RNA sequence: AGCUUAUCCAGAAAGACCGAAGCAAUGGGGCUGAUGACGUCUUGGCAACCCCACUCUCCCUGAGCAGGAAGGUGCCAAAUCCCACCUGAAAAUAAUGCAUUAUUUUACAGGAAGAUAAGUA
Numbered sequence: 001a002g003c004u005u006a007u008c009c010a011g012a013a014a015g016a017c018c019g020a021a022g023c024a025a026u027g028g029g030g031c032u033g034a035u036g037a038c039g040u041c042u043u044g045g046c047a048a049c050c051c052c053a054c055u056c057u058c059c060c061u062g063a064g065c066a067g068g069a070a071g072g073u074g075c076c077a078a079a080u081c082c083c084a085c086c087u088g089a090a091a092a093u094a095a096u097g098c099a100u101u102a103u104u105u106u107a108c109a110g111g112a113a114g115a116u117a118a119g120u121a
Stems, first nucleotide, its partner, number of pairs: 002120007013043005021032003026084004044076003049072002051068002054064003080113001085111004089106008
């Protein structure tokens, strides 16, 4: 790298260094950035996946949990910044001719994709 499961509209930044790009990738939109972004380091913080405590239990590699935060990850602009691809739903338009087809659209639903965690081989 792969596979499985869960989550993704909440939350949380200062200092130093660097110096022109960055928002994963492709396209579009919209943003951030010389008042120094992005990145690296230090410190701080958020959160609660693992964890700790507690409860239940078929006593297990189990289930629950309005508690905790020492430790392992993660995170600290914007919804995963938004859209795209597939399926469905709804609406509009057009054609045929009266219930279908095509096209377009969307504060819609699900999937896919991505990220993170835990597990697995």

This is a predicted structure of a 121-nucleotide RNA (SAM riboswitch aptamer (S box leader)) from an uncultured Cytophagales bacterium. Of the family's consensus pairs, 91% are formed in the model. Its mean pLDDT, the model's own confidence on a scale to 100, is 79. It matches the Rfam family "SAM riboswitch aptamer (S box leader)". About the family: The SAM riboswitch is found upstream of a number of genes which code for proteins involved in methionine or cysteine biosynthesis in Gram-positive bacteria. The sequence was found by an Rfam model in a public genome assembly.